[in-house]
RNA sequence: CCAGGAGGCUGGGCAGCCGCGGGUGCGUAAGCACGCGAGGAAAGUCCGGGCUCCACGAAGUAAGGGUGGCGGGUAACGCCCGCCGUGGGCAACCACAGGGAAAGUGCCACAGAGAGUAUACCGCCGAUGGCCCCUAAAGGGCACAGGCACGGGUGAAAGGGUGCGGUAAGAGCGCACCGGGGCGUUGGUAACAGGGCCCGUCAUGGCAAACCCCACCCGGAGCAAGGCCGAAUAGGGAUCCCGCGCCAGAAAUGGCAGGAACGCUUCGUUCCGAGGAGGUCCGGGUUGGCUGCUGGAGCGGUCUGGCAACAGGCCGCCUAGAUGAAUGGUUGCCGCCCGUCGCAAGACGGGAACAGAACCCGGCUUACAGGCCUCCUGGCAUC
Numbered sequence: 001c002c003a004g005g006a007g008g009c010u011g012g013g014c015a016g017c018c019g020c021g022g023g024u025g026c027g028u029a030a031g032c033a034c035g036c037g038a039g040g041a042a043a044g045u046c047c048g049g050g051c052u053c054c055a056c057g058a059a060g061u062a063a064g065g066g067u068g069g070c071g072g073g074u075a076a077c078g079c080c081c082g083c084c085g086u087g088g089g090c091a092a093c094c095a096c097a098g099g100g101a102a103a104g105u106g107c108c109a110c111a112g113a114g115a116g117u118a119u120a121c122c123g124c125c126g127a128u129g130g131c132c133c134c135u136a137a138a139g140g141g142c143a144c145a146g147g148c149a150c151g152g153g154u155g156a157a158a159g160g161g162u163g164c165g166g167u168a169a170g171a172g173c174g175c176a177c178c179g180g181g182g183c184g185u186u187g188g189u190a191a192c193a194g195g196g197c198c199c200g201u202c203a204u205g206g207c208a209a210a211c212c213c214c215a216c217c218c219g220g221a222g223c224a225a226g227g228c229c230g231a232a233u234a235g236g237g238a239u240c241c242c243g244c245g246c247c248a249g250a251a252a253u254g255g256c257a258g259g260a261a262c263g264c265u266u267c268g269u270u271c272c273g274a275g276g277a278g279g280u281c282c283g284g285g286u287u288g289g290c291u292g293c294u295g296g297a298g299c300g301g302u303c304u305g306g307c308a309a310c311a312g313g314c315c316g317c318c319u320a321g322a323u324g325a326a327u328g329g330u331u332g333c334c335g336c337c338c339g340u341c342g343c344a345a346g347a348c349g350g351g352a353a354c355a356g357a358a359c360c361c362g363g364c365u366u367a368c369a370g371g372c373c374u375c376c377u378g379g380c381a382u383c
Stems, first nucleotide, its partner, number of pairs: 001379010012334007020037002023034004039354001043365002046363005051222004064218005069083005084098001085096004099213002104211002106207003121152002123148003128145002130142004160178006179202001180199004185194003226291004236282005241276002245256004258272005298317008336351006
């Protein structure tokens, strides 16, 4: 220098002016002063907690859901760290839903003869038996009975692999090595690793993100949780007060009178006539206000323990709390990128991501213009 791997940081700066939301102080008030005011993801709301209410005697079982190599970290986790195994990469390093397939059930599309009680399409052989030729014998032919699973073909996958022997041709049929299984042994907390002996009737292909089995974990709802406050208006309840057209009657009711409708008037018919916008008290609701609300598994520095995640000690710091919801606008200078002009210094013009708190915290995932740093691997060149 080129190509790559792993991890981390940043997310324009300074100043002036005008605003916005909280806080503190001063002020009768208007207001003034000081100080604070988005993110690395505030996002998705996917996991795990705190907190709050509801339910619940304890334990076990069942149902449902989740997790799944081993050890550690943590308040907890499906997160993180370290290690193991398998696969990929020359390497740095990366990926893994990584318990069980000899408990049982099920599935394995298409292609293919055959897909799990293996199979025989092409092919190879046809020693033996059969038929034919030649026959003294030996021999030759056919591919009929039959044998084989080496080769070809299909497929993601065809019931260990490579080689030698063997055979008519073949085959763990025999042997060597590799792989596999069993037993015990050494190391390791463990996952697991190493080596030893035995096994060729070497015995069981894949899928559990199919049912299932095993081990472990799990009450429900969520700040619109939950708590507090009280005025008006409307409605509910209790009680007191006033009232009930006149007459009769205890009342029901009857008679007379009143009102409304039938277009109007008279008549007639039908219907209606007891509550109160009085007082006091009680309880709940709507809207609203206050609280919950931000000082916390907090942040920074340093030391100690640990490979690390992390834990502990000491010192320092306080850093948004809004509720139709503030965190903005503008000007100047500087920095970054692009274009044009210029020998250059520079000038002019343009551009700058994803996004935006809403009870809080630990994670994961997703989005992100540009820039910066550290460590490592392979290669080339030079000293």

Predicted 3D model of a 383-nucleotide RNA (Bacterial RNase P class A) from Erythrobacter sp. Taxonomically the source falls in Erythrobacter (Bacteria, Pseudomonadati, Pseudomonadota, Erythrobacteraceae). It matches the Rfam family "Bacterial RNase P class A". It is annotated as a ribozyme. About the family: Ribonuclease P (RNase P) is a ubiquitous endoribonuclease, found in archaea, bacteria and eukarya as well as chloroplasts and mitochondria. Its best characterised activity is the generation of mature 5'-ends of tRNAs by cleaving the 5'-leader elements of precursor-tRNAs. Cellular RNase Ps are ribonucleoproteins. RNA from bacterial RNase Ps retains its catalytic activity in the absence of the protein subunit, i.e. it is a ribozyme. The sequence was found by an Rfam model in a public genome assembly. Model confidence (mean pLDDT): 78 of 100.